[in-house]
């Protein structure tokens, strides 16, 4: 230097032949408890890395950065 893969909610992490952004855990609230915890209901939270490009529409598809891992040299 090349090459490959990953970047989506506070956190591990899904998503998809180009149209709705989504669980678990965390937080909040309510129920239940003498009170907690557990256990059920709800709810809040996202510029889908960053910058262009194609498209009627882009988390998705081209292109160039960046930051992680790995592999070649």
């Nucleotide at each position: 230097g090349c090459c490959g893969c990953g970047a989506u909610a506070a956190c591990u992490c899904a998503g998809c032949u180009g149209g709705g952004a989504g669980a678990g855990u965390g937080c909040a609230a309510g129920c239940c408890u003498g009170a907690a915890g557990a256990g059920c209901u709800u709810g809040a939270a996202g510029u889908c890395g960053c910058c262009g490009g194609u498209u009627c529409g882009a988390u998705c598809c081209c292109g160039g950065c960046u930051c992680g891992c790995g592999g070649c040299a």
This is a predicted structure of a 73-nucleotide RNA (transfer RNA) from a Thermoplasmatales archaeon. The sequence is in RNAcentral, with records from ENA and Rfam. Rfam family: tRNA. The family's RNA type in Rfam is transfer RNA. About the family: Transfer RNA (tRNA) molecules are approximately 80 nucleotides in length. Its mean pLDDT, the model's own confidence on a scale to 100, is 83. The same sequence occurs in records of 4 taxa.